[in-house]
RNA sequence: GGUCGAUUAGCUCAGUUGGCAGAGCACCGGCCUCACAUGCCGGGGGUCGCUGGUUCAAGUCCAGCAUCGACCA
Numbered sequence: 001g002g003u004c005g006a007u008u009a010g011c012u013c014a015g016u017u018g019g020c021a022g023a024g025c026a027c028c029g030g031c032c033u034c035a036c037a038u039g040c041c042g043g044g045g046g047u048c049g050c051u052g053g054u055u056c057a058a059g060u061c062c063a064g065c066a067u068c069g070a071c072c073a
Base pairs, nucleotide, nucleotide: 001072002071003070004069005068006067007066010025011024012023013022019056027043028042029041030040031039049065050064051063052062053061
């Protein structure tokens, strides 16, 4: 330098044919306990990497850029 893949909550990851952004863990509150843990109930938390394009509508499609990884040279 080239090809391919990945980027979504604090972490690990889903997200179907373009049509209301989610789960587990973590965090906060309550219950429970002598206390802690476990368990149960509830809650907060998002620039879907960035900039554009297509579309009535984009996490999803297209282009460029950035970061990470694999392979080729």
Predicted 3D model of a 73-nucleotide RNA (transfer RNA) from a Candidatus Rokuibacteriota bacterium. It matches the Rfam family "tRNA". It is annotated as a transfer RNA. Model confidence (mean pLDDT): 83 of 100. Lineage of the source: Bacteria > Bacteria candidate phyla > Candidatus Rokuibacteriota. It was read from a public genome assembly.